[in-house]
RNA sequence: CAAGUACACAGAGAGAUCGCGGGCACUUCGGUGUCCGAGGAAAGUCCGAGCUUCGUAGGGUAGAGUGCUGGUUAACGGCCAGUCGGGGUAACUCGAAGGAUAGUGCCACAGAAAGUAAACCGCCGGGCCUUGUGCUCGGUAAGGGUGAAAGGGUGCGGUAAGAGCGCACCGCCCGUUUGGUGACAAGCGGGGCAUGGUAAACCCCACUCGAAGCAAGACCAGAUAGAAGUGGCGUAGCCCGCGCAAUGACUUCGGGUUGGUUGCUUGAGCUAGUUUGCAAAUUCUAGCCUAGAUGAAUGAUCUCUACCGACCACGGGUAACCAAAGUCGGGACAGAACUCGGCUUACGGUGUACUUGGACG
RNA sequence: GCACCCGUAGCUCAGCUGGAUAGAGCGUUGGCCUCCGGAGCCAAAGGUCAGAGGUUCGAAUCCUCUCGGGUGCG
Numbered sequence: 001c002a003a004g005u006a007c008a009c010a011g012a013g014a015g016a017u018c019g020c021g022g023g024c025a026c027u028u029c030g031g032u033g034u035c036c037g038a039g040g041a042a043a044g045u046c047c048g049a050g051c052u053u054c055g056u057a058g059g060g061u062a063g064a065g066u067g068c069u070g071g072u073u074a075a076c077g078g079c080c081a082g083u084c085g086g087g088g089u090a091a092c093u094c095g096a097a098g099g100a101u102a103g104u105g106c107c108a109c110a111g112a113a114a115g116u117a118a119a120c121c122g123c124c125g126g127g128c129c130u131u132g133u134g135c136u137c138g139g140u141a142a143g144g145g146u147g148a149a150a151g152g153g154u155g156c157g158g159u160a161a162g163a164g165c166g167c168a169c170c171g172c173c174c175g176u177u178u179g180g181u182g183a184c185a186a187g188c189g190g191g192g193c194a195u196g197g198u199a200a201a202c203c204c205c206a207c208u209c210g211a212a213g214c215a216a217g218a219c220c221a222g223a224u225a226g227a228a229g230u231g232g233c234g235u236a237g238c239c240c241g242c243g244c245a246a247u248g249a250c251u252u253c254g255g256g257u258u259g260g261u262u263g264c265u266u267g268a269g270c271u272a273g274u275u276u277g278c279a280a281a282u283u284c285u286a287g288c289c290u291a292g293a294u295g296a297a298u299g300a301u302c303u304c305u306a307c308c309g310a311c312c313a314c315g316g317g318u319a320a321c322c323a324a325a326g327u328c329g330g331g332a333c334a335g336a337a338c339u340c341g342g343c344u345u346a347c348g349g350u351g352u353a354c355u356u357g358g359a360c361g
Numbered sequence: 362g363c364a365c366c367c368g369u370a371g372c373u374c375a376g377c378u379g380g381a382u383a384g385a386g387c388g389u390u391g392g393c394c395u396c397c398g399g400a401g402c403c404a405a406a407g408g409u410c411a412g413a414g415g416u417u418c419g420a421a422u423c424c425u426c427u428c429g430g431g432u433g434c435g
Stems, first nucleotide, its partner, number of pairs: 001357009012305007020037007039333001043344002046342005051213004058240004063209005068082005083097001084095004098204002103202002105198003120144002122140007129132001152170006171193001172191008217262004226253005232244003258435001269288005276281001307330005315322002362434007371387004380418001389405005411427005
């Protein structure tokens, strides 16, 4: 210098004028003063909770979800640390990563055969006679061919030809010892290995799950027109159980009202230090208060400074080009709506550490 | 705001228990027929199956994430 990997940071700053939403204070009720006023993703609504309601939070069965191990947390499908496997020269990174030896299904076309394997070509042996590129009976999975996939791989021996048929090494399975909390690793012994793939097919195993959502729900005020149907209804699909019900319940259609208060912002909160821990996290101390709108505020203009780009040119340089002052232009993705913890997606930059390669000393 | 559904040819839809070349009707274009037009008959063109990634030998179909459109709820 180039290419890359990981992590972190902020999402320009200051001032003036006009304007918008909210809190508080004052008020002559017209306003005035003062303080505060979007994000790292406020987004998607993909997970997990708080909170609220449901006279069933009881049982069974469906159903849904998760899926290596240990930890973390209010909880999680998140995060951290590790194991195994894949990718990369490496830094590092990715993984829906239980079970196919519980059972069932499927594996199109091609191919002889697609799963208690199989003989198309070839190879080998026997028989026949018409002695050939022959017919027939058997052996054979080493070679060819088909396919995504053909019942371990390489080598030596062996054989009529072959074959885990025998042996060595590698792989696989079973048992066992040691280490580790564990996933697992290493070693030893045994088995020739009759065990293909698919569970983001059904399924089996283990664990978890009541439902709905702030348009939840509570209160005040106002308004109102009823009709038809069902025999039950009770916020989970079915069954059981339990509860409610006749001035009642449910469903559909029609009509009325489109007001206010609350829930609502102090919270698993933020900042700084600190304890324990490899880390995610956590303990303690101190300080801080930081949007609450409801057709929905958070905006506009100007000035200065910083940054980026282009141009000109005092100049520099043989040249490409560099470049002070100056002029012009520019600033991404996007915007709260009950609140948090994550994930994912969108987006313009800056910095640090590390890896690989090249050049120079 | 919350919950849910859909996206396949120009339009309306099949195909969605994975199997290769993705179909149908209408429309479009060309030809036949007719004096001409319509109707009718024959043929053709037209698709990144919304986009990206994954599972699988193989994806419109199964899974995940985006994009676009729609519906319901006081």